[in-house]
Context: one part of a larger RNA
């Protein structure tokens, strides 16, 4: 010099920023992922017409749409942690055997049929959580079929070394070319420390069949062969997310990876696959395991390393706020919904930055204070006393851009006008020597100081106090930690 700082003494405002670095402990409550009636059935409450009525209210249409139920599309974004990972993880440069929902584009098509199913309705089982049984209904759910430009099999015709490119038949399922945008894989080189870790490896290496994947591959097999890595550090340990970049330096380097932004991991531990275009899915699912609750003891629930906010831990890190106005996301044809994404505001001198606590004039050099050689010196133009001025904060008014036509959470915010009044706003650290800054009084190796070198044992400019100086300033120190 820096700082995601902490402690101690102080402490006016502002503006932009920043805020669990520790226990990937543990979690009470609330919210964080929903939309579509323009796919589809069904439709509660309310409103209202009319009929009946024992005067309580029934039943019938219209309107009206609410909870939920088929299904569609999202939920794989968008947030959060950094535990694992020394590895094609990242970085950076390449590569070929892939797939890619929505989006743009080239082509075909937009035909005809069935059979259930959930809601609803009946019964019935459970303490619950959830089911069972029978019955009825729809579709842009589901299944067949019909068409066949291109496609994929077999057998043919031509070219070619080959791959592949073509022409003809026959069958087969299915819906079609590019691109853009994402993704997955391969490889070259770079990526911590130590040899007080030197051997290490059996699908281990490399071929063949044979499986599998959206695609190359021991990716799996079966059998074959005995190979692969290794002092240019294998292999085992410890440590750790990498990176653009921060920080320090003149640079070279070091040391670092908070905020923002890419890329990875992971979502109570540990395993698994479904659905899907796209997950082996953070607020899905199955299994097992701790933990916790709930229970009629037969069985069920739950996962804050999403935003608040709670215990713990800790030297130590903020509100159980507002709002969808914008920006931006997801459905929706749209109005619209949702949206701790975001914008905002609230806490915290935590850091930067600016401002301000007056200004001018004032010598009887004023009382006090301190020293004094007792003459005087100093505090000090300070202050008092005049003249003035209002930044900021106060109090009244007026009021914004940010919003393309409508909407503004922030917010009666900023700004801007008025009033009144030096009025409400200075402190910490040092003063031996390094190193800017000296005197006295106390204390007497004591109490104490202290980054070093050292100070104190009766004249201590190094102790503690007081006057006086010197640095810095809404901050000044000390302590950690890099350079």
């Nucleotide at each position: 010099a820096a700082c995601g700082a902490a402690c101690g003494c102080u402490g006016g405002c502002g503006g932009c920023a920043g805020g669990c670095c520790u226990a990937a402990c543990a979690c009470a409550u609330g919210c964080a992922a929903g939309u579509c009636g323009a796919a589809g059935g069904a439709g509660a409450a309310g409103u209202u017409u009319c009929u009946c009525u024992u005067c309580g209210g029934a039943g019938a249409g219209a309107u009206g749409g609410a909870c939920a139920c088929u299904g569609g599309c999202g939920c794989a974004c968008g947030g959060g942690u950094g535990a694992g990972u020394a590895a094609c993880g990242c970085g950076u440069g390449g590569g070929a055997a892939u797939c890619u929902g929505u989006c743009c584009u080239c082509g075909g098509g937009u035909g005809g049929g069935g059979g259930a199913u959930a809601a609803c309705c009946g019964c019935u089982g459970g303490a619950a959580a959830c089911g069972g049984c029978g019955g009825c209904u729809a579709a842009u759910a589901c299944c067949g079929c019909c068409u066949u430009c291109g496609c994929c099999c077999g057998c043919u015709u031509g070219g070619g070394a080959a791959a592949c490119c073509u022409u003809g038949c026959g069958g087969g399922g299915a819906a079609u070319u590019g691109g853009a945008u994402g993704a997955g894989c391969c490889c070259g080189c770079g990526u911590u420390g130590g040899a007080u870790u030197a051997g290490c490896u059996a699908g281990u290496u490399g071929g063949u069949g044979a499986g599998g994947u959206a695609a190359a591959a021991g990716c799996c097999u079966a059998c074959c062969a005995a190979g692969c890595c290794g002092a240019c550090g294998a292999u085992g340990c410890a440590u750790a997310g990498c990176u653009g970049g921060u920080c320090u330096g003149a640079g070279a380097g070091g040391a670092u990876g908070a905020u923002c932004a890419g890329c990875c991991a992971c979502a109570c531990u540990g395993g698994g696959a479904c659905u899907g275009a796209g997950a082996c899915a953070c607020g899905g699912u199955c299994c097992a395991g701790a933990c916790u609750c709930c229970u009629a003891c037969g069985g069920g629930a739950g996962g804050c390393a999403g935003c608040a906010g709670u215990g713990g831990g800790g030297a130590a890190u903020a509100u159980u706020g507002g709002a969808c106005a914008a920006u931006g996301g997801g459905c929706g044809c749209a109005a619209g919904c949702c949206u701790g994404a975001u914008c905002c505001a609230g806490c915290c001198a935590u850091g930067c930055c600016g401002c301000g606590u007056g200004a001018g004039u004032g010598a009887u050099g004023a009382a006090g204070g301190c020293c004094u050689u007792a003459g005087g010196g100093u505090u000090g133009u300070a202050a008092a006393g005049c003249u003035c001025u209002u930044u900021c904060a106060a109090c009244g008014g007026u009021g914004a851009a940010g919003a393309u036509a409508a909407u503004g959470a922030c917010g009666g915010u900023a700004a801007c006008c008025g009033u009144a009044g030096a009025a409400g706003a200075a402190g910490c650290c040092c003063c031996g020597g390094c190193u800017a800054a000296c005197u006295u009084c106390g204390u007497g190796c004591c109490a104490g100081c202290a980054g070093c070198c050292g100070c104190g044992g009766u004249a201590a400019u190094a102790c503690g106090a007081a006057g006086g100086g010197g640095g810095c300033u809404a901050g000044c120190g000390u302590u950690g930690u890099u350079c």